RNA sequence: CUCUUAUCCAGAGAGGCGGAGGGAACGGCCCGUUGAAGCCUCGGCAACCAGGUGCAAACCCAGGUGCCAAUUCCGGCAGAGUAAGAUCUGGAAGAUGAGAG
Numbered sequence: 001c002u003c004u005u006a007u008c009c010a011g012a013g014a015g016g017c018g019g020a021g022g023g024a025a026c027g028g029c030c031c032g033u034u035g036a037a038g039c040c041u042c043g044g045c046a047a048c049c050a051g052g053u054g055c056a057a058a059c060c061c062a063g064g065u066g067c068c069a070a071u072u073c074c075g076g077c078a079g080a081g082u083a084a085g086a087u088c089u090g091g092a093a094g095a096u097g098a099g100a101g
Stems, first nucleotide, its partner, number of pairs: 001101008013042005021031003026075003043068003048064002051060003072093001077090004
C1' cells in the first nucleotide's frame, strides 16, 4: 500500500513546551492568541484482539491496539418522501480493530 471482515447517534482532559493553524480531501459549518498543530508528563474512556471463568449465553481483567469538541460535525451518490424543505433508508469515502497478501 492492497484485499477480507466487524464496528462507527455511547464514553472520556488537566499541566508543561510550542506559537498558527486544526476538524482526512472537497463544499459547508465550526474550533483556535481566553493559545491551533505537534511533542512530553500525568490522568481518563472503551473493550476489537490477547488472557481468565463458563457447555453456552455471558461475565471478569486491562497485557497489545485505539480513542478523549461537535453523530465519522454535516453534506455529496442512489432511492423513499415533499409544493419546496424537513425527515428516512442504502451506498461511496474515511477511521479503528482483527486477519491475509
This is a predicted structure of a 101-nucleotide RNA (SAM riboswitch aptamer (S box leader)) from a Chloroflexota bacterium. The sequence is in RNAcentral, with records from Ribocentre.